[in-house]
A computed fold for an 83-nucleotide RNA from Lutispora sp., annotated as c-di-GMP-I-GGC riboswitch aptamer.
RNA sequence: AACGAUAAUAGCACACUUAUCGAAAGAUAAGGUCGCAAAGCCAUGGGUCUAAGGAAGAUUCUAUGAUUGCCAGGCUGCCGAAU
Numbered sequence: 001a002a003c004g005a006u007a008a009u010a011g012c013a014c015a016c017u018u019a020u021c022g023a024a025a026g027a028u029a030a031g032g033u034c035g036c037a038a039a040g041c042c043a044u045g046g047g048u049c050u051a052a053g054g055a056a057g058a059u060u061c062u063a064u065g066a067u068u069g070c071c072a073g074g075c076u077g078c079c080g081a082a083u
Base pairs, nucleotide, nucleotide: 002083003080004079011036012035016031017030018029019028020027021026034069040075041074042073044072045071046070047067048066049065053062054061055060
């Protein structure tokens, strides 16, 4: 350094509930605890979701919105069994 244990220490918090914000996706706070070795940070590339506005005028299309707990990439970080 790779790697990641039925190890230790600390941490995060899905679904769901309540409140607030939002057109929505979703976000924030509190509760909650499915899971997570980067489930820490960044929308840079791809994917996915939404479609207010715009376009269309057959119910479609479109991100400038959202998602890093979808993947990749970048930056940073705790521990140390086995290999």

The coordinates come from a structure-prediction model, not an experiment, and the mean pLDDT is 89. It was read from a public genome assembly, where an Rfam model found it.